[in-house]
Formats: sequence, C1' cells, structure tokens
RNA sequence: GGGCUUGUGGUGUAGCUUGGAUAUCACCGAGGCCUCCGGAGCCUCAGACCCGGGUUCGAAUCCCGGCAUGCCCG
Repeated sequence: GGGCUUGUGGUGUAGCUUGGAUAUCACCGAGGCCUCCGGAGCCUCAGACCCGGGUUCGAAUCCCGGCAUGCCCG
C1' cells in the first nucleotide's frame, strides 16, 4: 500500500439481505415491596446504535467517505 471482519448503555449481548410504532435481554446502578437486619425473590426507573454525509415518508439496518480494532496478502 491492498483486501476482509468487527464497532449498539458502565460491562456483555439481540436486532443488520424483512428499513417501520417506545432499540432486546442479563449483570451493575437508583427507588420500592418483603425482612428484626441482611441476603434471596418480586416490581419500577435511569442509561446506548463509532464519526460525517447521502438515499428514503421513514436508517442501528441500505450507499459513500473517515476513524478505531483484529486478521490476511505484498
């Protein structure tokens, strides 16, 4: 230099070739129920689509460019 993969809360993860209503689930966090206290259990809440642009009525999803990570070729 060229090619390919991946990028979603604090952590991990589903959704991506089916474009569609409020983005899924678990742990952690906050509050509540329960308990003499705690734990366990149950309920509620908060928090995310790597960045920029394009297509579209509508983009996490499709297209282009960039950045980062990993792998391969030279």